[in-house]
């Protein structure tokens, strides 16, 4: 002199969660971790409490209602309603992981 190296941020993809409202974001209190070490700033984050707030819809489907035909305790068929579950497309400052990009400043340290 140069370089490596965190927490974290953004984006893609994948697998999920919620959509009967959690999560995310906001406020307050309190705690925690953060280049290899020390201290420290700023962000990040756990817990508790508080305020605010949303995009759902389709298909299938047990069964039911009703009309018609047949006449047989019923049965066939059309229309309508339709639980649970499954599934499809969405929605959410949604969770996690890989990858890519960005990535602390002071002193000391590491590599060349």
């Nucleotide at each position: 002199c140069a370089g490596a190296g965190u927490a974290g941020a953004a984006g893609u993809c994948a697998c999920g969660c919620g959509u009967u409202a959690a999560g995310u974001g906001c406020c307050a209190a309190u705690g925690g971790a953060c280049g290899g070490g020390a201290a420290g700033u700023u962000g990040c984050u756990g817990u508790u409490g508080g305020a605010c707030g949303a995009a759902g819809a389709g298909u299938u489907g047990a069964g039911g209602u009703u009309g018609u035909g047949c006449g047989g305790u019923g049965u066939a068929u059309g229309a309508c309603c339709g639980a649970a579950g499954a599934u499809u497309c969405g929605c959410g400052a949604u969770g996690u992981g890989c990858c890519u990009u960005c990535g602390c400043a002071u002193c000391c340290g590491c590599u060349g």
Record summary
RNAcentral holds the sequence, with entries from MGnify. A computed fold for a 112-nucleotide RNA from uncultured Agathobacter sp., annotated as THF (Tetrahydrofolate) riboswitch aptamer. The organism belongs to Agathobacter, within Bacteria. The model forms 90% of the base pairs in the Rfam consensus.